C1' cells in the first nucleotide's frame, strides 16, 4: 500500500418567514385565539417469524392439520440469538449445511444385460457345436449412480470364498465431555445405491380470532318472506317443575366432553327490506431507553447504583421556501510532483588503443496523471408512525470506525 | 386486518420433474400465388421460463426468499 473478511455507527448542520397534529396555560365563551413546549425509522416497510393485550362460558382428551429438526444454552417467546460438534467449502480470516433411507411403499428419463439381489461381451466347464445349458461380479461396455480397495492364496474359471493391510458400517466396553460427539480397544465379513425441498417413521411444540380485538355513551330503526322434530316418563300445588329422549346454538376441520336455550306461538337459521356511519376508551410509564457497577467465553442477567419521558393522527399532522455552512459529484483555471513525446545530433566527454567500445543532462515546448488551491455549476440515498413489543427479510446515494487474514516493502 | 391465485417469444395460452437448447393459436419478416388485394400455400426470425438462492444425477416444473400484478372476506 494492495486484496479481502466480519461488524458497529452515520445517514446533513445552523437561522428567518409562512403553514400543520398534539399537549399545558392565559383569555373569550358559539365554533375560537394569544403564549409556551412537542411532534417519524433504521428500516416507520414485508407481514415472514414469535410475543404481550383483549375476546371467545370452562380452554380440557383424541384425531386430523400445520410448523420446527445436530447437541447445549439464552429468553416472555420464536424458524431468530449465543457456544458447541461433525460435514462441505476457500491459501486463510472466514462461510454454508445439519433427524431416520438396516419399518415399509413410490420414483430414478435416455443409454444399458440389468436401477438393486442385475449374466449383454468376455472367462471356465458341458453338450445334439452358426447354436445351447450351467458357473462366474476378476475384465470391457452403459450411465449421475453398478453391489468396498490392493496384495496373496484358492479355483475348471472366479468371487470376503479365505487370509494381511487399508477403507466404511454395526456391536460391547474402556476414557473426554452434561450432550452432540471425539478417541482408544476388541469383536462381527457385515461392505447395506440414490431421493423424505415423494408419502411415510420418530422426537417435540401449537385452541381459535384479531385494536373494525374489546368497553362505555349518545342517535336511529318497519317490518316481510322461507325452513324447521317425535315424544314418553314421574311429581304434586292440574298447569307448572324435573328427568329420559330430540332438535339448536355457544365464530374459525371433525369426535367425545362441557354450558346454555328449546321440546308446539319451538329454540333457531337462511334470504329480503329498513336503521346508524357520532364521541370517549383501548393509546403511549413499557419485556421502555442511556450509562455504571457486578456474574457469564457469549447470547444474556442482577443491581434499594445514577439519569430520561420520548408523536399519537382517524381520511389521517410532522410540511413549504430563503440564506449560509459541510460532505460528495462535474467543468475549466494555477502551482507542484511523476511519466512519456519532441528538444536531441550515438553530441559533449570517457576507455582502450589502429578505429573499435561505452554513453543522452538541463532549459524550454506538448500530452496524460497524482495531490494543493480557489471559482463556477450542482447537491444529501431508501422511506413515511396507526395497539404495542423481540426478531427476520427487503430498499439503501454518501460517510465514519473497527476486528481478522493474505501478500509485498521498511525499521 | 385476514386468505387466495397467476407471472412462459409481440398477445393469448399449453407444458407441473428427464427424449423441453420449451409446444399451440395468433402476429412479424421473406417467398409462391393473383392483373392487384385479401384468403391460401412453403419458410424464417422471436423465450435470461419475473429475479436470487437451494434440493436432486437432472428444476419452466419441487422448496426457501423476494418483486410485480390480480382476486376474496371482513
Nucleotide at each position: 500500500a494492495g486484496g479481502g473478511u466480519c461488524g458497529a455507527c452515520u445517514g446533513g448542520g445552523c437561522g428567518g418567514u409562512c403553514g400543520c397534529g398534539g399537549g399545558u396555560u392565559g383569555u373569550g365563551u358559539u365554533u375560537g385565539c394569544a403564549a409556551c413546549c412537542u411532534g417519524a425509522g433504521g428500516a416507520a416497510a414485508g407481514u415472514c417469524c414469535g410475543c404481550g393485550c383483549u375476546c371467545c362460558g370452562u380452554a380440557g382428551a383424541g384425531c386430523a392439520c400445520g410448523a420446527u429438526g445436530c447437541c447445549g444454552g439464552a429468553u416472555a417467546a420464536u424458524c431468530c440469538c449465543c457456544g458447541g460438534g461433525c460435514g462441505g467449502u476457500g491459501a486463510a480470516a472466514g462461510u454454508c449445511g445439519c433427524g431416520c433411507a438396516a419399518a415399509g411403499g413410490g420414483c430414478c428419463a435416455c443409454a444399458g444385460a440389468a436401477a438393486a439381489u442385475a449374466a449383454c461381451c468376455g472367462c471356465c466347464g458341458g453338450g445334439u457345436u452358426u447354436c445351447c445349458c450351467g458357473g462366474u461380479a476378476a475384465g470391457g461396455g452403459u450411465g449421475a449412480a453398478a453391489a468396498g480397495g490392493c496384495g496373496g492364496g484358492g479355483u475348471a474359471a472366479g468371487a470376503g470364498c479365505c487370509c494381511a493391510c487399508c477403507g466404511g458400517c454395526g456391536u460391547c466396553g474402556g476414557c473426554a465431555g452434561c450432550a452432540a460427539u471425539g478417541u482408544c480397544g476388541a469383536c462381527g465379513g457385515c461392505c447395506a445405491g440414490g431421493u423424505a425441498a415423494c408419502c411415510g417413521c420418530c422426537a417435540u411444540c401449537g385452541g381459535g380470532a384479531g385494536c373494525a380485538a374489546g368497553g362505555c355513551c349518545a342517535a336511529g330503526u318497519a317490518g316481510g318472506a322461507g325452513c324447521g322434530a317425535a315424544a314418553c316418563u314421574c311429581g304434586c300445588u292440574u298447569g307448572c317443575g324435573a328427568g329420559u329422549g330430540g332438535g339448536g346454538g355457544g365464530c374459525g376441520g371433525c369426535u367425545c366432553g362441557u354450558c346454555c336455550c328449546c321440546u308446539u306461538c319451538a329454540a333457531g337459521c337462511u334470504c329480503c327490506g329498513g336503521g346508524u356511519a357520532g364521541g370517549c376508551u383501548g393509546c403511549a410509564c413499557g419485556a421502555a431507553c442511556c450509562c455504571c457497577a457486578c456474574g457469564g467465553u457469549g447470547a444474556c442477567g442482577u443491581g434499594u447504583g445514577g439519569g430520561u419521558c420520548u408523536a399519537g393522527a382517524u381520511a389521517g399532522a410532522u410540511g413549504a421556501u430563503c440564506g449560509c455552512c459541510c460532505a460528495a459529484g462535474u467543468g475549466g483555471a494555477u502551482g507542484u510532483g511523476g511519466a512519456u513525446g519532441g528538444g536531441a545530433g550515438g553530441a559533449a566527454g570517457g576507455g582502450a588503443u589502429a578505429u573499435c567500445c561505452c554513453g543522452u543532462a538541463a532549459a524550454c515546448c506538448g500530452u496524460c496523471u497524482a495531490c494543493a488551491u480557489g471559482c463556477a455549476c450542482c447537491g444529501g440515498a431508501c422511506a413515511g408512525a396507526a395497539c404495542g413489543c423481540g426478531g427476520c427479510u427487503u430498499a439503501c446515494a454518501g460517510g465514519u470506525c473497527g476486528u481478522c487474514c493474505c501478500c509485498a516493502c521498511g525499521a | 386486518g385476514g386468505g387466495g391465485g397467476c407471472g412462459u417469444g409481440g398477445u393469448g395460452u399449453a407444458g407441473u420433474g428427464g427424449u423441453c437448447g420449451a409446444a399451440c393459436a395468433u402476429g412479424u419478416g421473406g417467398c409462391c400465388c393473383u392483373g392487384u388485394c385479401a384468403a391460401g400455400g412453403c419458410c424464417a426470425a422471436g423465450a435470461u421460463c419475473g429475479c436470487g438462492g437451494g434440493u436432486u444425477c437432472a428444476a419452466a416444473u419441487c422448496c426457501c426468499g423476494u418483486c410485480g400484478c390480480u382476486c376474496c372476506c371482513g

The prediction has a mean pLDDT of 77.
This is a predicted complex of two RNAs, RNase P RNA and transfer RNA, with 485 nucleotides together.
Rfam match: Bacterial RNase P class A. Its family is annotated with tRNA processing, ribonuclease P activity and dimeric ribonuclease P complex in the Gene Ontology. It is annotated as a ribozyme.